[in-house]
RNA sequence: GGCUAGGAUAGUCUAGGAUAGAGCAAAAGCUCGAAGGAGACGAAGGAGC
Numbered sequence: 001g002g003c004u005a006g007g008a009u010a011g012u013c014u015a016g017g018a019u020a021g022a023g024c025a026a027a028a029g030c031u032c033g034a035a036g037g038a039g040a041c042g043a044a045g046g047a048g049c
Base pairs, nucleotide, nucleotide: 002049003048004047011041012040013039014038021032022031023030024029
């Protein structure tokens, strides 16, 4: 350097602005808005030969 496994993991994108939460307001309501999960893409490193 090549092949193999597992598409593994990090990371990126998408939906739904979804949810938790926060702010304003007498109330009604309005605005902001994660994490996690789902789908797609997907290294490096390590292991074996």
This is a predicted structure of a 49-nucleotide RNA.
The coordinates come from a structure-prediction model, not an experiment, and the mean pLDDT is 75.